[in-house]
RNA sequence: CAACCCUGUGCGGGAGAGUCCCCGGUAGAUCCAUCCGGGGCGCCGAAGGGGCAACUCCUCCCACCAACCUCUCAGGCUCACGGACCGCACAGGCUGG
Numbered sequence: 001c002a003a004c005c006c007u008g009u010g011c012g013g014g015a016g017a018g019u020c021c022c023c024g025g026u027a028g029a030u031c032c033a034u035c036c037g038g039g040g041c042g043c044c045g046a047a048g049g050g051g052c053a054a055c056u057c058c059u060c061c062c063a064c065c066a067a068c069c070u071c072u073c074a075g076g077c078u079c080a081c082g083g084a085c086c087g088c089a090c091a092g093g094c095u096g097g
Base pairs, nucleotide, nucleotide: 001096005093006092007091008090009089010088011087012086013085018041020040021039022038023037024036025035042077043076044075048073049071050070051069056063
């Protein structure tokens, strides 16, 4: 000093699935709606988490081993938040010259 890679930060993009049913509360009264809380059933998967293959190791048993595959524990199913992943920028690290 440059590229790749890793970590973090900022910006942008970013899917899926009922704002379904019941009860209570809210605003002068009633009804309806909105919002909040509780319960029930159904559903989604791309935060996180769990599980498995080939390969490798081994006499055997084991062990190691990924995913946007799978399970739905968690989370989510109006908006918002969140969101794997992608792009750009910055900072640090690693490595090389």